[in-house]
RNA sequence: AACUUAUCAAGAGCGAUGGAGGGAAUAGGCCCUGUGAAGUCCGGCAACCAGCACGAAAGUGUAGUGGUGCUAAAUCCUACAGAUACGAUCUGAAAGAUGAGAA
Numbered sequence: 001a002a003c004u005u006a007u008c009a010a011g012a013g014c015g016a017u018g019g020a021g022g023g024a025a026u027a028g029g030c031c032c033u034g035u036g037a038a039g040u041c042c043g044g045c046a047a048c049c050a051g052c053a054c055g056a057a058a059g060u061g062u063a064g065u066g067g068u069g070c071u072a073a074a075u076c077c078u079a080c081a082g083a084u085a086c087g088a089u090c091u092g093a094a095a096g097a098u099g100a101g102a103a
Stems, first nucleotide, its partner, number of pairs: 003101006013042001015041003021032003026079004043071003048067003051062004075095001080092005
């Protein structure tokens, strides 16, 4: 990398460093950014797994100790399919991200 499964409209800094880019990839759009981007550190958020309590189990709860994760905008929006009052909207899929699992 590929497979299975759950979740993805909530939440999180006027910090330090760093110096020009960033929002996954392609295309289009729309945004953020020297009133400092990415990255790193610290801080924070959350509660997937472990932990702890109850339970036969499924599961429920709890805390934030450990393992991850996350910390502009819905996964920023659209690309495919369907529905409709044919306006754009809604629903779903695909793709992606994260956790857990399996070989």

Annotation
Predicted 3D model of a 103-nucleotide RNA (SAM riboswitch aptamer (S box leader)).